[in-house]
């Protein structure tokens, strides 16, 4: 140097153009004498970063940061 693959909630990860989710965590409360277990509810994302195409982008395209890989 040079090709791929991945970045989404505190962790694991959906999500192939129009409503940002799930589980597990976490916080309230319900239930017990109390703890778990279960039950209902809630907060928590500038979708790695910038540009572009499009009425409209997490999703297309460029380009670049990171990580892991294969190649010299």
């Nucleotide at each position: 140097g040079g090709g791929g693959a991945c970045g989404u909630a505190g962790c694991u990860c959906a999500g192939u153009g129009g409503g940002a989710g799930a589980g597990c965590g976490u916080u309230c409360g319900g239930u017990u004498c109390g703890c778990a277990u279960c039950c209902g509810a809630g907060a928590g994302g500038u979708c790695g970063u910038g540009g572009g195409u499009u009425c409209g982008a997490c999703c297309c395209c460029c380009a670049u940061c990171g990580u892991c890989u294969c190649c010299a």
Molecule: transfer RNA
Organism: Oscillospiraceae bacterium